[in-house]
Predicted 3D model of RNase P RNA and transfer RNA as a complex of 454 nucleotides. It holds a member of the Rfam family "Bacterial RNase P class A". Rfam classes the family as a ribozyme. The coordinates come from a structure-prediction model, not an experiment, and the mean pLDDT is 77.

């Protein structure tokens, strides 16, 4: 210096001005709800974000057990939990620091394997090697009608060593054996399985020994085994509670007054009890109040654990809107960047982004510093 | 805020239980026919299957996580 890997920490600082949001105090005025002045204090994130997940709280459903669904899926531990961390094991990648893993079960069943190839699932013989008949061809030998070998075609069977295709072809390597040839035997060597032993809380390793030679792949296919699991969510939910318009109840009724109904006529008062009126009650909108910001909480020290995390002590109060506040401007310094006249010079820039019930995590965006550490190359 | 759904050529759609090279109209381009144009008839091109990883021998399809659109609900 170049490429990496792997963790942390910050989210530009500092003062003046003008505002906004809550919240204490104090003063003033109030129709008693609150209003307005002055003063303290405090005002976005590491992701506040996607809503993946796991709780918290609520509210609905549930005798009990089961099924269907759904999720989870190596091993021990953290945790309130979890699909999430944190130590191991195995596996795969990378020259390395390290990283990634949905990593239970394929000898419980069932499916699935295009094309290519002879054969694709307890398969299979195209061209090849052999052996036997049988034709033909054509060499050699003799005792001349027979032997011996060769070539080439056919057919019968034996082979799976080798060609050959595939993403995968039922172990590899040698040596032996054979007609040729094969775990067909034997030695190593991978794998499966059974048996014993040594370590390890386990997963899981390491070692001897016998086995048959070997039974492949997929479960992010169906399924099987273990473990979890009711359902909707803060617009959840609970309370307080105008005007208007329903509902109920008392009055008005010991029937005067209006409206109404009945007889169909009373004659200064027929009847009947509806509604108007007046007072209470109850649901309920509008509209406030709560839930809603003290929590599995922050900081700092000890202490235990490789860690995650835990276990004491001390200290702190640290955003609460609700159409929705956390803005703006300006001095200085600091960063990176361009320009020259080279100056404590001009000029421009500084991410991703904002709370809405509230933790725990996990993805995803995103700027800039530092630290450890690996592998290339240079100099001393 | 809760749930669900979808994404394939420029547009509209296929593409079966995962099989080779992801098809079809329309549209575009080139050629024929015609005076010239439409119609019509032969050809052609044109795809990151939203995007990124994973399983599988093999992804459009199966799974994760991301982006972009649409729906219901109060």
């Nucleotide at each position: 210096c170049g490429a990496g890997a792997g963790g942390a920490a910050c989210a530009g600082g500092c003062g003046a001005c003008c505002g906004c949001c809550c919240u204490c105090c104090g003063c003033u005025c109030u129709c008693c709800g609150g209003a307005g002045c002055g003063g303290g204090g405090g005002g976005a994130g590491g992701a506040a974000a996607g809503u993946c997940c796991g709780a918290u709280c609520u509210c609905c459903a549930c005798a009990g057990g089961g099924c269907a669904g759904g999720g989870u899926g190596c091993u021990g531990g953290g945790u309130a939990a979890c699909g999430c961390c944190c130590a191991g094991g195995a596996g795969c990648c990378g020259c390395g620091a390290g990283g990634c893993u949905a990593c239970g079960g394929a000898a419980a069943g069932u499916g699935c394997a295009a094309c290519a190839g002879a054969g694709a699932g307890c398969a299979g013989a195209c061209c090849g090697c052999c052996g036997c008949g049988c034709c033909g061809c054509g060499a050699g030998g003799c005792u001349c009608g027979c032997c011996u070998g060769g070539c080439g075609g056919c057919g019968c069977g034996g082979u799976a060593a080798g060609g050959g295709u595939g993403a995968a072809a039922c172990g590899g390597u040698g040596c032996g054996g054979u007609a040729a040839g094969a775990g067909c035997g034997c030695a190593c060597c991978a794998g499966c399985g059974g048996c014993g032993g040594g370590g390890g809380c386990g997963a899981c390793u390491c070692c001897g020994c016998c086995g048959g030679c070997u039974c492949g792949g997929u479960a992010a296919a169906c399924c099987c085994c273990a473990c979890c699991u009711g359902g909707a969510g803060a617009a959840a939910g609970a309370c307080c509670a105008a005007a208007u318009a329903g509902g109920g109840g008392a009055g008005g009724a010991u029937g005067a007054u209006c409206c109404g109904g009945c007889c169909c006529g009373g004659a200064u008062c027929g009847c009947c009890a509806g509604g108007a009126c007046u007072c209470c009650c109850g649901g309920g909108u509008a509209g406030g109040u709560c839930g809603u910001u003290c929590g599995a909480g922050g900081u700092c020290g000890g202490c235990c654990g490789c860690a995650a995390g835990g276990c004491c002590g001390a200290u702190c109060c640290c955003a609460g809107a609700u159409c929705a506040a956390u803005g703006g401007c300006c001095g200085c310094c600091g960063c990176c960047c361009g320009c020259c006249g080279a100056g404590c010079g001009c000029g421009g820039g500084a991410a991703c982004a904002g709370a809405a019930g509230u933790c725990g995590g996990c993805u995803u965006a995103c700027g800039u510093u530092c630290c450890u550490c690996u592998c290339g190359g240079g100099a001393a | 805020g809760c749930g669900c759904c979808c994404g394939u050529a420029g547009c509209u759609c296929a593409a079966c239980c995962g099989g080779a090279c992801a098809g079809a109209g329309c549209a575009u381009c080139g050629g024929a026919u015609u005076u010239c144009u439409a119609a019509u008839c032969c050809g052609a091109g044109g795809g990151u299957u939203g995007c990124a990883g994973g399983u599988u021998c093999g992804a459009g399809u199966c799974c994760u996580g991301c982006c972009g659109g649409g729906c219901g609900u109060a």